[in-house]
Predicted 3D model of a 1448-nucleotide RNA (small-subunit ribosomal RNA) from a marine metagenome. RNAcentral holds the sequence, with entries from SILVA. It matches the Rfam family "Bacterial small subunit ribosomal RNA".
RNA sequence: AGAGUUUGAUCCUGGCUCAGAACGAACGCUGGCGGCAGGCCUAAUACAUGCAAGUCGAGCGCGCCCUUCGGGGUGAGCGGCGGACGGGUGAGUAACGCGUGGGAAUAUGCCCUUCUCUAAGGAAUAGCCUCGGGAAACUGAGAGUAAUACCUUAUACGCCCUACGGGGGAAAGAUUUAUCGGAGAAGGAUUAGCCCGCGUUAGAUUAGGUAGUUGGUGGGGUAAUGGCCUACCAAGCCUACGAUCUAUAGCUGGUUUGAGAGGAUGAUCAGCCACACUGGGACUGAGACACGGCCCAGACUCCUACGGGAGGCAGCAGUGGGGAAUCUUAGACAAUGGGCGCAAGCCUGAUCUAGCCAUGCCGCGUGAGUGAUGAAGGCCCUAGGGUCGUAAAGCUCUUUCAACUGUGAAGAUAAUGACGGUAGCAGUAGAAGAAACCCCGGCUAACUCCGUGCCAGCAGCCGCGGUAAUACGGAGGGGGUUAGCGUUGUUCGGAAUUACUGGGCGUAAAGCGUACGUAGGCGGAUUAAUAAGUUAGAGGUGAAAUCCCAGGGCUCAACCCUGGAACUGCCUUUAAAACUGUUAGUCUUGAGAUCGAGAGAGGUGAGUGGAAUUCCAAGUGUAGAGGUGAAAUUCGUAGAUAUUUGGAGGAACACCAGUGGCGAAGGCGGCUCACUGGCUCGAUACUGACGCUGAGGUACGAAAGUGUGGGGAGCAAACAGGAUUAGAUACCCUGGUAGUCCACACCGUAAACGAUGAAUGCCAGACGUCAGCAAGCAUGCUUGUUGGUGUCACACCUAACGGAUUAAGCAUUCCGCCUGGGGAGUACGGUCGCAAGAUUAAAACUCAAAGGAAUUGACGGGGGCCCGCACAAGCGGUGGAGCAUGUGGUUUAAUUCGACGCAACGCGCAGAACCUUACCAACCCUUGACAUACUUGUCGCGGAUUCCAGAGAUGGAUUCCUUCAGUUCGGCUGGACAAUGUACAGGUGCUGCAUGGCUGUCGUCAGCUCGUGUCGUGAGAUGUUCGGUUAAGUCCGGCAACGAGCGCAACCCACGUCCUUAGUUACCAGCAUUUAGUUGGGUACCCUAAGGAGACUGCCGGUGAUAAGCCGGAGGAAGGUGUGGACGACGUCAAGUCAUCAUGGCCCUUACGGGUUGGGCUACACACGUGCUACAAUGGCAUCUACAGUGAGUUAAUCUCCAAAAGAUGUCUCAGUUCGGAUUGGGGUCUGCAACUCGACCCCAUGAAGUUGGAAUCGCUAGUAAUCGCGGAACAGCAUGCCGCGGUGAAUACGUUCCCGGGCCUUGUACACACCGCCCGUCACACCAUGGGAAUUGGGUCUACCCGAAGGUGGUGCGCCAACUAUUUAUAGGGGCAGCCAACCACGGUAGGUUCAGUGACUGGGGUGAAGUCGUAACAAGGUAGCCGUAGGGGAACCUGCGGCUGG
Repeated sequence: AGAGUUUGAUCCUGGCUCAGAACGAACGCUGGCGGCAGGCCUAAUACAUGCAAGUCGAGCGCGCCCUUCGGGGUGAGCGGCGGACGGGUGAGUAACGCGUGGGAAUAUGCCCUUCUCUAAGGAAUAGCCUCGGGAAACUGAGAGUAAUACCUUAUACGCCCUACGGGGGAAAGAUUUAUCGGAGAAGGAUUAGCCCGCGUUAGAUUAGGUAGUUGGUGGGGUAAUGGCCUACCAAGCCUACGAUCUAUAGCUGGUUUGAGAGGAUGAUCAGCCACACUGGGACUGAGACACGGCCCAGACUCCUACGGGAGGCAGCAGUGGGGAAUCUUAGACAAUGGGCGCAAGCCUGAUCUAGCCAUGCCGCGUGAGUGAUGAAGGCCCUAGGGUCGUAAAGCUCUUUCAACUGUGAAGAUAAUGACGGUAGCAGUAGAAGAAACCCCGGCUAACUCCGUGCCAGCAGCCGCGGUAAUACGGAGGGGGUUAGCGUUGUUCGGAAUUACUGGGCGUAAAGCGUACGUAGGCGGAUUAAUAAGUUAGAGGUGAAAUCCCAGGGCUCAACCCUGGAACUGCCUUUAAAACUGUUAGUCUUGAGAUCGAGAGAGGUGAGUGGAAUUCCAAGUGUAGAGGUGAAAUUCGUAGAUAUUUGGAGGAACACCAGUGGCGAAGGCGGCUCACUGGCUCGAUACUGACGCUGAGGUACGAAAGUGUGGGGAGCAAACAGGAUUAGAUACCCUGGUAGUCCACACCGUAAACGAUGAAUGCCAGACGUCAGCAAGCAUGCUUGUUGGUGUCACACCUAACGGAUUAAGCAUUCCGCCUGGGGAGUACGGUCGCAAGAUUAAAACUCAAAGGAAUUGACGGGGGCCCGCACAAGCGGUGGAGCAUGUGGUUUAAUUCGACGCAACGCGCAGAACCUUACCAACCCUUGACAUACUUGUCGCGGAUUCCAGAGAUGGAUUCCUUCAGUUCGGCUGGACAAUGUACAGGUGCUGCAUGGCUGUCGUCAGCUCGUGUCGUGAGAUGUUCGGUUAAGUCCGGCAACGAGCGCAACCCACGUCCUUAGUUACCAGCAUUUAGUUGGGUACCCUAAGGAGACUGCCGGUGAUAAGCCGGAGGAAGGUGUGGACGACGUCAAGUCAUCAUGGCCCUUACGGGUUGGGCUACACACGUGCUACAAUGGCAUCUACAGUGAGUUAAUCUCCAAAAGAUGUCUCAGUUCGGAUUGGGGUCUGCAACUCGACCCCAUGAAGUUGGAAUCGCUAGUAAUCGCGGAACAGCAUGCCGCGGUGAAUACGUUCCCGGGCCUUGUACACACCGCCCGUCACACCAUGGGAAUUGGGUCUACCCGAAGGUGGUGCGCCAACUAUUUAUAGGGGCAGCCAACCACGGUAGGUUCAGUGACUGGGGUGAAGUCGUAACAAGGUAGCCGUAGGGGAACCUGCGGCUGG
């Protein structure tokens, strides 16, 4: 510090995910040792048992025990001090609770210092004793007793109160001589209480809250201020700088993460707070409203004799419960501290230790050296080898840790050591006792085999798995960490993904529809003062611990100790005065003002004009009009349409008209008048910062829509009808109502758009245009300038597109808004509205994308250009009939398999009776019909004949024939054959989607690319586009391109002309000869087969750009590629073929292999393709007859196949025929072991359909179509098929609008599996979360009222009372107690409201889900351009009206 993931690829935006660190953790696997830490995060749930706060006899009396008689001990009490500390927990609390810094109106036991005092008396009461009550807890009465317990008096330096006269208030002794105490007062220290500034979570879908509330006065109360309480008075107080309400939460030092700023957190340790079963209350006390105290109420538990009592682990252990989860009912007061005591000492679950737990951090070990036949074994393998691997074994060593034995501390400064015979030290034996976990597709270090076969499974994201999985499971190997390793959870980081540091808003999410303006924020020049902000210095504070630095101590480290720095903060104070603020002046440039001009669809109201539509009336006039793609509905003989005249009424204003004008925006358009807002220019001697922005707020705000009342010509949602259509709730047509118009009042939204907030300043230009002004002259031009409105373009910006002085540039100020897609601008709540609805505005759940710009393709019922038997123009067919053949389907034991739009279907098959043959049935064989190797054997194996059984394969028998080679002489070698066994053979079994090879197709279409350069962030572009031209990316010209390659063309073959050479089997002109080029002869011709020539737009004219080329012409056998062939670029179709062949993998192995016989591939309601023959006279039949060319036959230019058909003559005369020949009967021929299933041909007889073929569709542009025959391959036989050959021999092409296919350029795109694409909504099914919902359950809270325990306070006090006083002493007074009353008040109750949560019949939409239904709305002009707002309608996407936008 980054990486993966949207795409065919790219750049960007943007989310999701990962790598890091941390943890009081948990879970899985594993586990040797030690040190230091940590250990109920959940139920503030309930608790058995033990312990956690006592102590003092030097305060007091009594009982008991012991006694050395000195005294000591002990028990229950009275009394004192302490139980307010220590320890636990985090429920409550959003608060002066905490943090930080200040303050004044306070108290303070024990402690320290100082001063003074400690005098005189008295009355009780526990214990104890007696008598009672009670189950117990406990308790009543009587008698009597002590004190440092209680009371009175005296005294008062300080002290307190005061009306300044005065008044009030203490004490305690103990013990024996030295102390310890006691009282009052002052000071200190410590601790505690109170007040204030600042800081301290989220929600505005919580906006108003508050009556002791805010303040004052008097009083009360407190240690003390204060509405803390009370009476009266006033009406305040808090709040947008967020009151109140709701939810959540102990706060901090710190911890964790981060570069930091920040974020998250508040275990352990430390400070503060709060709480102690729940709620309330006070008492005592220096201190409590008290964890191990009291009272009351409540819930719960326990005891009970049912009358009544007892209890509070959020102390330490421990138990149940909860939970993913958190320890021993241990030791000791030895140390540190605390309480009491003069002390000894006692107490102390504080504390110090030990135990349990890998919970964390740190350290150590599980050995070291040597050892190559690279052992065995595992795994892989190209079969050679590689790897685990110096790893092991073996040999030589060491002993940390653990084990055992011995010794043995410090912690203690006199005694005292729980830990503990611990740490440490020494010794002994022996490699001995000690390694796991995760991962290996990319991110991310690490690869192979087997198994599995979209199954099982994995997965953090992308994704993997459908028979060759580095992704699942196992194994081998490897990588990482290591007594741990992974997983899960949480936090920060990466994330600049909330952006202060440090982001954005034209199109990605994002500028409010527009303006005015309140608060607020920001603000021109200059002078002075001030010192709030600011800056600097100093002082105080910022607890300790932690972090950091340095040093030190445990062998190191973790850990611990010492010192420093730091704690970025707050407060006080001193100084400075630049900037900001404040105050007081001044200025004119911002802003305004005055005067003079100017333009304008700016607004409101009133009036008025012409054209047009419609309607009415009348005239003329007659059969149609209207409307459409074509029609129909409709109007019209009751006179329409058309035309003329007159009239009525409403709405809108042609031309001018313009990226022209005005307005803040919406918007504004005939003309005139009235009223009125703003703007621009010029001038000025005025004001003097008056400014900018603007949360809330207010006003305006298209269209549609709403209310009331008018108006209503045209248009026109809804509606009706007619068409279209599979349907057509649409598009088209005919009608037509709201509405559109006016007035008044609502609504408040639009693609309200420049998708661009307002304001100010600055930063190259050029060219238009609108409104002014100025200068110059040429008097209608030029130049300059201000304000508006446009286009192009530089710098610069931008992801790109693009923007560019009218910024999206460079800066400043203020406001608004955004933070992945969907759910959703939805639900709920609030506000507004008559309603429609608007506004504000979530969550659950779900996905890994959604999106922007640009690129290359592909596609378009987009455009342009061009080509092709593509259409057109022609000729002949197919589709109808019969038959042949192939296919589908059906059938079958089997009808073997493959091929399926073009590019399967007379295709593989150049030929299924057996064979072929792969299929079926039956019967047989198992190293096999075939190959190689090993082993053994024989050179007697094999061949042929005949017979028997059998369907045959096969089995059995018989006769005959044959009788290996070399040799080193060795059953040595080779060869042949056979047998047994083993390796193996064999497979037309599967996968053409594992493959090679071969082939088809686009397409013989003109394309497909590369190098260098250039442009672009990039994908890519350029070149290859453009202007011409061509059959052609063919050529020319131009050009940021210049070149090159594969294709095109040419080179090759055949045909066409000529020449040369050659002359048999070819030929025969001339000369002989013959039945015959038969023979002689000849090589001229034909021909044969080798080589040449020839054609190149070369020549001429025109045209074109002086080019390429095109047109015409000449010559020529041939003319513009002469004709035909071979030749098929990069690639596409997972095209075809595992059944030609080859081949990976899988499968079968007495069978899915091999053999045989028979059957099947030839079936037959049917459908399709390709053909043949016809329907006849351009013909049938009969007779006669010529010229060919290929090719084959073993060899053959020699021989054979070999008859060519057309043609000529005759006949038939338009019929189901002398057409047509299917079908059927009979008889034969041939091939062949064999023609039954199932061959071909011949003869006789029979004589079907068919009279030119619907929709549709095919081929062909010249020696072509059409027509005619001939040959060949394979083959025993079988041809209408296929491959070839020649004979005869046409018609037409105006042209490129249309159909199909293709090429180039351009355009749009939401497609990229690429339109056979993508994709929307209803309906149906399943699941999920959620809204509404009659009601119902529970919690919180508020208001009113009732009840009113304990308690303190106030009042009263019949009754009662030791201390003091008085004697009016059987009492009275002072003072008090019980009781009673009152207000306050906890719990509880009643009623009502509010709020949160749960359940809920039914119901609404939403989301998700390989193959459901209906349509096809969107993306291309998506087939009616789309979208926005609104209204109506409709199964559904949607349709239609009105206005708007371009994102057409």